[in-house]
Molecule: Bacterial RNase P class A
Organism: Caulobacter vibrioides
């Protein structure tokens, strides 16, 4: 100076006009509203609604079973978590670093496209060996044919049933040995995944679980149109009166004195609930109509609605996420939705002219741009989008001293 990891911030400034939302003051006005003024008014993601809470209702009987959904190295923050840090294993990279749905493939089923001879009880397509048979020979062998043997060589493939080397053998083969792989034990170390060691086993177990499954661990539903309070019209409820009511049974009552009637109450068929099944429990209902009173809800209105897992400096503890002490500041709030518009000046980017001796750099004028996007009940994450720019850490590589 060039190529690059990674990580943290910004995301215009000023001003002048003209306009909008809350809220507080002063003023007019009965009143509804008006006029001034004064202060506060979006974002790193406010978004996408993918997880995790928080808050509010609901629901939550009891066993077993099931369903359905989520998680999946280890440790270790967090209110939680599919977030974060640290760390193990794997794979990419010369390297800073980066990716990993990362339990289980000797519990079963299943699937391995195309090519290939053969894709899982492995397979002779080519090729090597043996050994017959026939032909030919320059006698060394060479072709053709049939029978075996072979998994070391070619060849398909994403994947061919351990890999390299020596022995070995007809040729070959863990058939034998060494090394690396790989099992299942045992030692050392680590809180742990895990990592090393030496012997031991000749290799048996191919891959796929973001196919079904299996193992271990979690999990109620709903949502600010949650929910509380106030409280029109209409329309349903609930007492009490009057009629009216499957089935038993009836205190008392009636009564022809026949356990024969019965509108208090009781229990039952029978309906409906409690996630789904099974048992066992529970709860509700078990009659309408008409007419007087009485209460809860709709529309509308108020709270719910922002001082918090806040945010900023400090210290200490922690490699780190982060905890803790301290000090200090208050930052929208709403409702179908305010936060904008414009013009100057400056800064930045960029073109164009013209000057300085040059396309480098500076110095005038002029002209153009500036993304993504917009709170709705809150907070923590993830992931998506973004013009332009800054700082900081490191990594490769070339030059100079």
């Nucleotide at each position: 100076c060039c190529a690059g990891a990674c990580g943290g911030c910004c995301g215009g400034g000023c001003g002048g006009c003209c306009g909008c939302g809350g809220c507080c003051c002063u003023g007019a006005g009965c009143g509804a509203u008006c006029a001034g003024g004064g202060u506060c008014g979006a974002g790193g993601a406010a978004a996408g609604u993918c997880c995790g809470g928080g808050c509010u209702c609901c629901a939550c009987g009891g066993c077993g079973a099931c369903a359905a959904g989520g998680c999946g190295g280890c440790g270790g923050g967090c209110a939680a978590c599919a977030c974060c840090c640290g760390c193990c294993g794997g794979g990419a990279g010369c390297g800073a670093u980066c990716c990993c749905a990362g339990g289980g493939a000797u519990a079963g089923c299943g699937c391995c496209a195309c090519a290939g001879a053969a894709a899982g009880u492995a397979a002779a397509c080519c090729g090597c060996c043996u050994c017959c048979g026939g032909a030919c020979u320059u006698c060394g062998g060479u072709c053709c044919g049939a029978a075996g043997g072979u998994a070391a060589g070619g060849g398909u493939g994403a994947a061919a049933g351990g890999g390299u080397g020596c022995g070995g053998u007809a040729a070959g083969a863990g058939c034998g040995c060494a090394c690396c792989g790989c099992g299942g034990a045992c030692c050392u170390g680590g809180u742990g995944a895990c990592a090393g060691g030496g012997a031991c086993g000749g290799c048996a177990u191919g891959g796929c679980a973001a196919g079904c499954c299996c193992c271990g661990c979690c999990u109620g539903g709903a949502g600010c149109a949650a929910g509380a309070c106030c409280a029109a019209a209409u329309a349903g409820g609930g007492a009490c009166a009057g009629c009216g009511c499957g089935c038993c049974u009836g205190a008392g009552g009636c009564u022809u004195c026949g356990c024969g009637c019965u509108a208090a109450g009781g229990g039952u068929a029978g309906g409906g609930c409690c996630g789904u099944c099974g048992c066992c429990g529970g709860c509700c209902u078990g009659a309408g109509u008409u007419g007087u009173c009485c209460g809860g809800g709709u529309a509308g209105g108020u709270c719910g609605c922002g001082a918090g897992a806040a945010c900023c400096a400090c210290g200490c503890c922690g490699c780190a996420a982060g905890g803790c002490g301290c000090g200090g500041u208050c930052c929208a709030g709403a409702g179908g939705a305010a936060u904008g518009g414009u013009c100057g000046c400056c800064a930045c980017g960029u073109c164009c002219g013209g000057g300085g001796u040059a396309c480098a750099c500076c110095c005038c004028g002029g002209g153009c741009g500036g993304a993504c996007a917009g709170a709705a009940c809150c907070c923590g994450g993830c992931u998506u989008a973004c013009a332009g720019g800054c700082c900081g850490u490191c990594u490769g590589g070339c030059c100079c001293a």